[in-house]
RNA sequence: CCCCGAAAAAGGCACAGCUCACCGAAAGGCGAGCCUCGCAAAGUCACGGGUCUAAAGGAAGGGCCACCUUCCCACGACAGCCGGACCGCCGGG
Numbered sequence: 001c002c003c004c005g006a007a008a009a010a011g012g013c014a015c016a017g018c019u020c021a022c023c024g025a026a027a028g029g030c031g032a033g034c035c036u037c038g039c040a041a042a043g044u045c046a047c048g049g050g051u052c053u054a055a056a057g058g059a060a061g062g063g064c065c066a067c068c069u070u071c072c073c074a075c076g077a078c079a080g081c082c083g084g085a086c087c088g089c090c091g092g093g
Stems, first nucleotide, its partner, number of pairs: 002093004012039002017034004022029002037080001043086003047083003050078003057072006
């Protein structure tokens, strides 16, 4: 440096849920505590695919107006959906 593995050892993270607090239109995110489904990268990155939301915008309809409903739409989100990129503990080869 490359490949394989998580059996062991030292550790790590923390799905969901609960409590408190915050950001956001929402999806979702963020901090602390408890708890722990699972994870060999469940470390980091929205590059490709996919999924989620639809504020603003557009279209149609309703309405005197304000506005409301439906549909489209990412510049928003998801890395614990898959692929990819980067960094990385232990063991074996």

This is a predicted structure of a 93-nucleotide RNA (c-di-GMP-I riboswitch aptamer) from an Actinomycetota bacterium. NCBI's taxonomy places the organism under Bacteria, Bacillati, Actinomycetota. It matches the Rfam family "c-di-GMP-I riboswitch aptamer". Rfam links the family to the GO term cyclic-di-GMP binding.